[in-house]
């Protein structure tokens, strides 16, 4: 001074684990403009029927609320995980080769 092996760092892939955001779940939800079903009224018709629709009812749109099982999307000085490379940069070990 070099090989050459190991750890650290670093970078990436995957996995788990935190945070947010979203789907999916429930719960409310239409005063007018939405849907359906329209007592009661009201129009056609000679009748049978029809038609159009107020309240009221129901389902459910936006938005809200809840609730964390599932899924996804994204982040990280997350993990004495795991694979893999980069040879840069430090520790550490054998060899060698020179003072």
């Nucleotide at each position: 001074u070099u090989u050459u092996c190991g750890g650290u760092u670093c970078a990436g892939u995957g996995c788990g684990g935190c945070g947010a955001g979203g789907u999916a779940c429930u719960g409310c939800g239409a005063a007018a403009c939405g849907u359906g079903u329209c007592a009661g009224a009201u129009c056609c018709g000679g009748a049978a029927g029809g038609a159009a629709g107020c309240a009221g009812c129901a389902a459910u749109a936006a938005a809200c609320a809840g609730a964390u099982c599932a899924c996804u999307u994204c982040g990280g000085g997350u993990g004495c995980c795991a694979c893999u490379g980069a040879u840069g940069a430090c520790c550490g070990g054998u060899g060698a080769a020179g003072g």
Model confidence (mean pLDDT): 76 of 100. Predicted 3D model of a 99-nucleotide RNA (Bacterial small signal recognition particle RNA) from an uncultured Synergistales bacterium. Its Rfam family is "Bacterial small signal recognition particle RNA". Its family is annotated with SRP-dependent cotranslational protein targeting to membrane, signal sequence recognition and signal recognition particle, plasma membrane targeting in the Gene Ontology. By type it is a non-coding RNA gene. Of the family's consensus pairs, 92% are formed in the model.